[in-house]
RNA sequence: AUCUCAUCAAGAGAGGUGGAGGGAAACGGCCCGUUGAAGCCCGGCAACCCACUUGCAAUGUCGCAGGAAGGGUGCCAACUCCGGCAGAUUGGCAUGAUUUGUGCCUAUCCGCAAGAUGAGGG
Repeated sequence: AUCUCAUCAAGAGAGGUGGAGGGAAACGGCCCGUUGAAGCCCGGCAACCCACUUGCAAUGUCGCAGGAAGGGUGCCAACUCCGGCAGAUUGGCAUGAUUUGUGCCUAUCCGCAAGAUGAGGG
C1' cells in the first nucleotide's frame, strides 16, 4: 500500500502534568478551547480478537446463546460534528400552466461511496 468481512444512535473523570491549540489530510461550514486545547500520566468505557467460563447441541475439536474482563487492540464533545452520489416523502420558493410538470432550497428516511476501528487473507 491492497483485498474480504463485521460494526459505527449507546457508553466513558469537575484527577495530575502541560501550556495553545483542537475537532484524522486539504478546503469550506459549524463548533470546542486560558471557566485551560493538543500531548503525556493516571482513571474510565466498550467487548472486536485471544485466553477463561455457563447452558444447549454435537463429537474430530466446529456451532448457537450467554458470562466475565486476565491479555491484544480500540475508544472517552457534537450521527463517522456537517459537506459526495442516487432514490422516496413533508414543507417553501421560482417558473410554466386548464390539470399533470420542471428547477432550486430545507427537513426526515433508505441505499451506495468515502472514512474510522477490529478480525482475517494475500